[in-house]
The RNA shown here (transfer RNA) has 73 nucleotides and comes from Candidatus Peribacteria bacterium RIFCSPLOWO2_12_FULL_55_15. It matches the Rfam family "tRNA". From the family's description: Transfer RNA (tRNA) molecules are approximately 80 nucleotides in length. Model confidence (mean pLDDT): 82 of 100.
RNA sequence: GGGCGAUUAGCUCAGUGGUUAGAGCGCGACACUGAUAAUGUCGAGGUCGGAGGUUCAAGUCCUCCAUCGCCCA
Numbered sequence: 001g002g003g004c005g006a007u008u009a010g011c012u013c014a015g016u017g018g019u020u021a022g023a024g025c026g027c028g029a030c031a032c033u034g035a036u037a038a039u040g041u042c043g044a045g046g047u048c049g050g051a052g053g054u055u056c057a058a059g060u061c062c063u064c065c066a067u068c069g070c071c072c073a
Base pairs, nucleotide, nucleotide: 001072002071003070004069005068006067007066010025011024012023013022018056027043028042029041030040031039049065050064051063052062053061
């Protein structure tokens, strides 16, 4: 330099252009217990990496940029 892939909650990841952006783990409170753990209920936590574009409507499609990983030279 060229090609491919990834980027969504603290971590690991889902999410067919459309109705409120979700799960597991973690975290907080409560219940339970002599007390923990486990279990159950509830809750907090998100500018969907950044900028632009397409569209009535974008986490999702297109372009550029950034970061990371793999391959080729």

The organism belongs to Candidatus Peribacteria, within Bacteria.